[in-house]
Molecule: transfer RNA
Organism: Bacilli bacterium
RNA sequence: GGGCCAUUAGCUCAACUGGUUAGAGCAUUCGCUUGAUAAGCGAAAGGUUGAUAGUUCAAGUCUAUUAUGGCCCA
Numbered sequence: 001g002g003g004c005c006a007u008u009a010g011c012u013c014a015a016c017u018g019g020u021u022a023g024a025g026c027a028u029u030c031g032c033u034u035g036a037u038a039a040g041c042g043a044a045a046g047g048u049u050g051a052u053a054g055u056u057c058a059a060g061u062c063u064a065u066u067a068u069g070g071c072c073c074a
Base pairs, nucleotide, nucleotide: 001073002072003071004070005069006068007067010026011025012024013023019057028044029043030042031041032040050066051065052064053063054062
């Protein structure tokens, strides 16, 4: 220098062919349960989908540029 992959909640990850409230597990908080904890059960909170633009009636998803990390080639 060239190519490919990943980036979504505090952490690990889903989200099918672009389609109308972006979810799950763990963690956190609250409640139930217990003599009290743990475990279990229920609920809540937590997100500019790495960033900036573009296409579209509609973008986590498509396009361009860019950032970070990883892999391959030279």